[in-house]
Context: one part of a larger RNA
RNA sequence: CGCACAUGGUGGAUGCCUUGGCGACAGAAGGCGAUGAAGGACGUGGUAGCCUGCGAUAAGCUUCGGGGAGCCGGCAAAUAUGCUUCGAUCCGAAGAUUUCCGAAUGGGGAAACCCACCGCUUAGGCGGUACUCAUGACUGAAUACAUAGGUUAUGGGAGCGAACCCGGUGAAUUGAAACAUCUUAGUAACCGGAGGAAUAGAAAUCAACCGAGAUUCCGUUAGUAGUGGCGAGCGAAAGCGGAUCAGCCCAGUGCUCAUAAUUGCGUAAGUCUCAGUGGAACAGUCUGGAAAGUCUGGCCGUAGCGGGUGAUAGCCCCGUACAUGAAAAGACGAACGCAUGGAGUACAAAGAGUAGGGCGGGACACGUGCAAUCCUGCCUGAACAUAGGGGGACCAUCCUCUAAGGCUAAAUACUCUCUGUCGACCGAUAGUGAACUAGUACCGUGAGGGAAAGGCGAAAAGAACCCCGGAGAGGGGAGUGAAAUAGAACCUGAAACCGUGUGCGU
Repeated sequence: CGCACAUGGUGGAUGCCUUGGCGACAGAAGGCGAUGAAGGACGUGGUAGCCUGCGAUAAGCUUCGGGGAGCCGGCAAAUAUGCUUCGAUCCGAAGAUUUCCGAAUGGGGAAACCCACCGCUUAGGCGGUACUCAUGACUGAAUACAUAGGUUAUGGGAGCGAACCCGGUGAAUUGAAACAUCUUAGUAACCGGAGGAAUAGAAAUCAACCGAGAUUCCGUUAGUAGUGGCGAGCGAAAGCGGAUCAGCCCAGUGCUCAUAAUUGCGUAAGUCUCAGUGGAACAGUCUGGAAAGUCUGGCCGUAGCGGGUGAUAGCCCCGUACAUGAAAAGACGAACGCAUGGAGUACAAAGAGUAGGGCGGGACACGUGCAAUCCUGCCUGAACAUAGGGGGACCAUCCUCUAAGGCUAAAUACUCUCUGUCGACCGAUAGUGAACUAGUACCGUGAGGGAAAGGCGAAAAGAACCCCGGAGAGGGGAGUGAAAUAGAACCUGAAACCGUGUGCGU
């Protein structure tokens, strides 16, 4: 040095586990904000730090409910001081307080700071003072009335928020095997706006000589008809089958009849949400550290979902089926009240710089094309129901509808969030980046980037005492424990790598 066997170190794979994630379903909610939000800074405990809670009334104050024996949040024990059957801690609801920054709003500002004015005051303090829009009032120039302007009161707005929605502006990489029309794509991004949905919506629509009857969404029609350097590609509609269904108002007068539908507000039976409450039924034997396992004999079940308990428990515990519950707050709400609101008929009326046209663009599946239809920057410019639009150039016939005013639930889209349930989803290099002090440590001037890191044991019973040692580190005894090769660098403990002992070989 090699081989074999045995036994260790190192290392942290594997197995098992789960506090955390991921996905889905159902229901709820779909906003918060000048009554100061979202998000923060700084404080706040008897005792240093972090997290949580809270705000100078500061791990809390008041009231009303629930609950019933311990409690003063967690890491995190100890100690001190206290509270509590005169009902604490805790849970729910409604209030009070709520420093400073932040739309931040008295002025300023390098956020959490600096500096003011006015009024009131019990002299401690309290309140007001941004901008803008609307309405009202008071004032008030050049300039007589007025107007502009100024001042002031009241009310609104401002900012934040995950996706969904509508609108405005609007790329490029890319594809075309290059590239310019084209495509990517009206996508990304930016901006404006709204709602719990939004948009659209009751035919100047389709259809085809038969007829349908607002909109939206899904399936099909159909990768069809088309469009297209007829390349790459793009790509309908009618119809049919479903989801859901709802229709109305203004541009007006007269007459007759009537108080219905509808809508809004209020009262309100009741239901639901936000704490809870009751809730059946088992013992022994054996093994074992421990029984829920084994064996024996029982019981409950509208409850044998699930979790815990020293191994695998229907009957030990929490629960579960079922039944039941609210002073306050919120949601829905039959019914009732008040208001709003009608029907028939006659005669009228029936949306103008509009429709259309020309030029230039854009949208339509449709790239100018034979290009209808829709929108409009510029220039023009009708008719008036005996009228006008459309039916894919255009004309006629025919059919169909009535633009240039407005409102409208449902079916549809989404999930920052709450409640409940589930998973041929993951199980610590997985699953969220994050199971743990995680958007932390750390990196970057900054925008931004962004980790690693779980497991003793049933219970700390976490090793008194002794010995070696530096009042060490570490170890040896003793003790605990079922186990300490479970000893905190702690479950299991693979491999690489490094030893020790014995044998054999060289």

A computed fold for a 506-nucleotide part of an RNA from a Pseudomonadota bacterium, annotated as large-subunit ribosomal RNA, domain I. NCBI's taxonomy places the organism under Bacteria, Pseudomonadati, Pseudomonadota. Rfam family: Bacterial large subunit ribosomal RNA. Its family is annotated with ribosome and structural constituent of ribosome in the Gene Ontology. The prediction has a mean pLDDT of 86. It was read from a public genome assembly.